[in-house]
RNA sequence: GGUCCAGUGGUGUAGUGGUUAACAUGUCGGUCUGUCACACCGAAGAUCGCGGGUUCAAAUCCCGUCUGGACCGCCA
Numbered sequence: 001g002g003u004c005c006a007g008u009g010g011u012g013u014a015g016u017g018g019u020u021a022a023c024a025u026g027u028c029g030g031u032c033u034g035u036c037a038c039a040c041c042g043a044a045g046a047u048c049g050c051g052g053g054u055u056c057a058a059a060u061c062c063c064g065u066c067u068g069g070a071c072c073g074c075c076a
Stems, first nucleotide, its partner, number of pairs: 001072007010025004018056001027043005049065005
C1' cells in the first nucleotide's frame, strides 16, 4: 500500500430500507425479608464511530474518514 471483517445504552449482543432501535447483564427505585441475597414490579440510560450523499423514508444502501482485527503484497 491492497482486500475483507467489526464499531449500536455502563458491558455483551440483535436489528440489513418503514410506525416507539430490541434482548441479556449491570445501575436506580419499589414489593418481599429481622438484614443481605434471590424472586417479582417499575424507571433511567444508545439520535447506531465521525462527515457527506442516495431515498418520501437510512443503524441498514453508496462515498470519504477514524479506530481495532485478519489476510496479502512491497522496500531495505